[in-house]
């Protein structure tokens, strides 16, 4: 250095509710707040669930799998 792993440390993200805005909607953005998270960083490739101006288009990666990237460093 790389792979695996996740003790410790520095930190990080941030659910639900509520408020404001956007969207037909699933949902998204911001604020507050923390349920949790070692990738809860990113990707819609596969499965799944959900929505609709429904036969097609979309939403969700904090549903599962997979891919890419990454801080620290015990066993």
């Nucleotide at each position: 250095g790389c792979c695996a792993c996740g003790a410790a440390a520095c930190g990080g993200c941030a659910a639900c509710c509520c408020c404001c805005g956007c969207g037909c909607g699933a949902g998204c953005g911001g604020g507050c707040u923390a349920c949790g998270c070692a990738a809860a960083g990113c990707c819609a490739c596969g499965g799944g669930a959900c929505u609709c101006c429904u036969c097609g288009a979309g939403u969700c990666a904090g549903c599962c799998g997979g891919g890419c990237u990454a801080c620290c460093g015990a066993c």
Predicted 3D model of a 75-nucleotide RNA (c-di-GMP-I riboswitch aptamer) from a Kofleriaceae bacterium. Rfam family: c-di-GMP-I riboswitch aptamer. Rfam links the family to the GO term cyclic-di-GMP binding. The organism belongs to Kofleriaceae, within Bacteria. The coordinates come from a structure-prediction model, not an experiment, and the mean pLDDT is 91. The sequence was found by an Rfam model in a public genome assembly.